Transfer RNA from a Phycisphaerae bacterium, 74 nucleotides, folded computationally. The coordinates come from a structure-prediction model, not an experiment, and the mean pLDDT is 82. NCBI's taxonomy places the organism under Bacteria, Pseudomonadati, Planctomycetota, Phycisphaerae.
RNA sequence: GGGCCGAUAGCUCAGUCCGGUAGAGCACCUCGUUUGCACCGAGGGGGUCAGGAGUUCGAAUCUCCUUCGGUCCA
Numbered sequence: 001g002g003g004c005c006g007a008u009a010g011c012u013c014a015g016u017c018c019g020g021u022a023g024a025g026c027a028c029c030u031c032g033u034u035u036g037c038a039c040c041g042a043g044g045g046g047g048u049c050a051g052g053a054g055u056u057c058g059a060a061u062c063u064c065c066u067u068c069g070g071u072c073c074a
Base pairs, nucleotide, nucleotide: 001073002072003071004070005069006068007067010026011025012024013023020057028044029043030042031041032040050066051065052064053063054062
């Protein structure tokens, strides 16, 4: 220098194929339960989808550029 893969909630990840309300588990908060804690049950908060631009009525998803990480080739 070039090819491929990845970046989404505090953490681990799904969703991308085929554009249409951003999700799950754990964690956190409240309530119930308990003498109390834990477990369990119910509810709730939390997102610049790595950054920027473009296409589109509409982009996590498609296109281009950049950054970071992994891997392969030279």